Notes
Predicted 3D model of a 137-nucleotide RNA (c-di-AMP riboswitch aptamer (ydaO/yuaA leader)) from a soil metagenome. The RNAcentral record of the sequence draws on MGnify. The model forms 96% of the base pairs in the Rfam consensus. Model confidence (mean pLDDT): 78 of 100.
């Protein structure tokens, strides 16, 4: 300086932080979606707080199979899916090539959603090459 990500700018502050702007999430009506036979009957008080097996969320990170396991999960193999690859200004697309495919959070609750509420703006990586073959703007 560059690349992945929304992760960035400015301004103020000694610093913790503060403010704005732009990005980027999630919650949240009619409508629509989705679920729903009608009656009768049994059963059920409420608020808080911890945990995480139902649920749902951020993120590209999800689903399978083998082995091992202290059952928490570890380790192999593929995967849905992300990302990077052409020494010429930048970009798409198709073949190939490489790497990743984690982690955390909400707390029994979440479909779409104007109005409104609200939360983030981190961390990480880059030097002898698949510096591969192409069409195309």
């Nucleotide at each position: 300086c560059g690349c992945c990500g929304a992760g960035u700018c400015u301004c103020c502050g000694g610093g913790a932080g503060g403010a704005g702007a732009g990005c980027g999430g999630g919650g949240g009506a009619u409508c629509c979606a989705a679920a729903c036979g009608g009656u009768g009957g049994c059963a059920g008080a409420g608020a808080c707080c911890g945990c995480c097996a139902g649920g749902g969320g951020u993120g590209a990170a999800u689903c399978g199979c083998c082995g091992g396991u202290u059952u928490g999960c570890c380790g192999g193999u593929g995967u849905a899916g992300g990302g990077c690859u052409u020494g010429a200004c930048u970009c798409u697309u198709u073949c190939g090539g490489c790497c990743c495919g984690a982690a955390c959070c909400c707390g029994a609750c979440a479909g779409c959603u104007a109005a409104c509420c609200u939360c983030g703006c981190a961390g990480g990586c880059g030097g002898u090459a698949a510096a591969g073959a192409a069409a195309g703007a």